SAM-I/IV (S-adenosyl methionine) riboswitch aptamer from a marine sediment metagenome, 90 nucleotides, folded computationally. The prediction has a mean pLDDT of 81. Rfam family: SAM-I/IV (S-adenosyl methionine) riboswitch aptamer. For this family Rfam cites "The aptamer core of SAM-IV riboswitches mimics the ligand-binding site of SAM-I riboswitches" (Weinberg et al., RNA, 2008). The family has 417 seed sequences and 567 matches in Rfam 15.1. Clan: SAM clan.
RNA sequence: GCAUCAAGAAGGGCAAACGCCCUACCAACCUGCCAACCUGGGCAAGGUGGUUUCCCUAACGGGGAUGUGGCCAAGAGGCAACCAAUCAGG
Numbered sequence: 001g002c003a004u005c006a007a008g009a010a011g012g013g014c015a016a017a018c019g020c021c022c023u024a025c026c027a028a029c030c031u032g033c034c035a036a037c038c039u040g041g042g043c044a045a046g047g048u049g050g051u052u053u054c055c056c057u058a059a060c061g062g063g064g065a066u067g068u069g070g071c072c073a074a075g076a077g078g079c080a081a082c083c084a085a086u087c088a089g090g
Base pairs, nucleotide, nucleotide: 001068002067003066004065005064010023011022012021013020014019024051025050026049029047030046031045032043033042034041037090038089039088040087054063055062056061070079071078072077
C1' cells in the first nucleotide's frame, strides 16, 4: 500500500498483570492441493488468526486489529504441506 472486521467456534493449567501453554473447535487471509493456464468454487494439509464476535462519531470520517505463507541456508539454492476435496465456465 491492498483486503477484511459479516457469520462461526471452548474448556483446562500457569501468571500480580500483559500474557503463555495443552487439548478441542471455528474460519479460506497466505501457501499448497482438486491434471494444466485464467476466473469462480471446494479441501483446515502447511502458515497465520479467532473461539470477550472492535472502539469513537448523527454522518462524513478517525482510531485499532488480522492477513499479505513456513522451515533450512552466509548466499546460490533447497525442504515439508493430508488418509480431505477430487468441481464449473473459458
The model forms 100% of the base pairs in the Rfam consensus.